[in-house]
């Protein structure tokens, strides 16, 4: 100095007019003081969970739906840290629905001789026998051998080389690779080393399934109080009837509570208030473990609670962002200043809360790697 590759921040500040929500004090009120008052994604509703009901509580199956290499983290997950195997990339570094194809089903199109058990399109060899002949040889017919060589393909039945053969093939040998014992490291995934061995046993499970683990339901419109009103209402249909039914996935077993238990229609009251609703699996700083992810000490601080739903509006000044213009510096581009116009200025707005993913984001700053150039 150019490109890149990871991680982490801001993403607007300051003042003045007005207006606005909650708290707290004071005050009959009217208002007055003083404090607080959107996000890093409040968004998607895709995960886990806190909380809250469900008279229901144990067992144990069953459907349903999650996850899948190993270790650890966490309240907890499909999350996040680490590590192992595989893939990309010169590299820093990124991807990877990563248990099992010898349980069984199914697919593998077009191409190709052939895509599950085998099969020859072009071809290579050997023999017979015809015909040519430049007497090496070449064709054409019959018969035996071969899957090396070419071709199709995402794949063609281990790969590369070398001997060997008519001519080839693990047929033999080296080395890879595969299986099997066994040693060594390491919690472990898995690597490594030795020593036989058949030299043969495609791919897809992000088809369907097997195999191991996990997991009641439903949801803040949840639910609880309060005050008010009204019709504790008609009517169909089904089911059972005390050896019954019924109690948030279904079924059994056992305890408990209840006395009905499920659907449809048709009408009647309440559409009001207060609570949930803001002290946390909390935020910051900091030390000590730990590769981290995180945990634990210690210190501080309280940081929205609305309900048709609050934090806007106008000015000025600063930052920022784009154009243009002079000036330094520099090979030069690009870097700094200065002025001079334009630009409200990315994505965007709590509603029971956290812990995650994902998505979308003008500009911009830090930091740490990697690889090129060029100085010295």
């Nucleotide at each position: 100095c150019c490109a890149g590759a990871u991680g982490a921040c801001c993403g607007g500040g300051c003042g003045g007019c007005c207006g606005c929500g909650c708290c707290a004090u004071g005050g009959c009120a009217a208002c007055a003081u003083g404090g607080c008052g959107a996000g890093g994604a409040a968004a998607g509703u895709c995960c886990g969970g806190g909380c809250u009901c469900c008279a229901c509580g144990g067992a144990a199956a069953c459907a349903a739906g999650g996850c899948g290499c190993c270790g650890g983290g966490u309240a907890a997950c499909a999350c996040c840290c680490g590590g192992c195997g595989g893939g990309g990339g010169u590299g820093a570094c990124c991807c990877c629905a990563g248990g099992g194809a010898a349980a069984g089903c199914g697919c593998c199109a077009c191409a190709g001789a052939a895509a599950g058990c085998a099969a020859a399109c072009c071809g290579c060899c050997c023999c017979g026998c015809c015909a040519g002949u430049c007497c090496g040889c070449u064709g054409a017919c019959g018969g035996g051998g071969c899957a090396a060589g070419g071709g199709u393909g995402a794949a063609a039945g281990g790969g590369u080389g070398c001997g060997g053969u008519a001519a080839g093939a693990g047929c033999g040998c080296a080395c890879c690779g595969c299986c099997u014992g066994c040693c060594c490291a390491g919690c472990a995934a898995u690597g490594g080393g030795c020593a036989g061995g058949g030299c043969a046993u495609g791919g897809c499970a992000a088809g369907c399934c097997c195999c191991g683990c996990c997991u009641g339901g439903a949801g803040c419109a949840a639910g609880a109080c309060c005050a008010a009103a009204u019709a504790g209402g008609g009517g169909c249909g089904g089911c059972a009837g005390a050896u019954g039914g019924c109690g948030u996935g279904u079924u059994u077993c056992u305890g408990c509570g209840c006395c009905g238990c499920c659907g449809c229609c048709c009408g009647g009251g309440u559409c009001g208030g207060u609570c949930g609703c803001g002290c946390g699996a909390g935020g910051c700083g900091u030390u000590c473990a730990g590769c981290a992810a995180u945990g634990a000490g210690c210190g501080u601080c309280c940081c929205a609670g609305a309900u048709g739903a609050a934090u806007g509006g106008c000015c000025g000044c600063c930052g920022c962002u784009c154009c243009c213009g002079c000036c330094g510096u520099u090979c030069a581009g690009g870097c700094g200043g200065c002025g001079g116009g334009a630009g409200g200025c990315a994505c965007a707005g709590a509603a029971c809360c956290c812990g995650g993913c994902u998505u979308a984001c003008a500009g911009g700053u830090c930091a740490u790697c990697u690889g090129g150039c060029c100085c010295g």

Bacterial RNase P class A from Robiginitomaculum sp., 376 nucleotides, folded computationally. The source organism's lineage runs through Bacteria, Pseudomonadota, Alphaproteobacteria, Maricaulales and Robiginitomaculum. Of the family's consensus pairs, 94% are formed in the model. Its Rfam family is "Bacterial RNase P class A". Gene Ontology terms of the family: ribonuclease P activity, dimeric ribonuclease P complex and tRNA processing.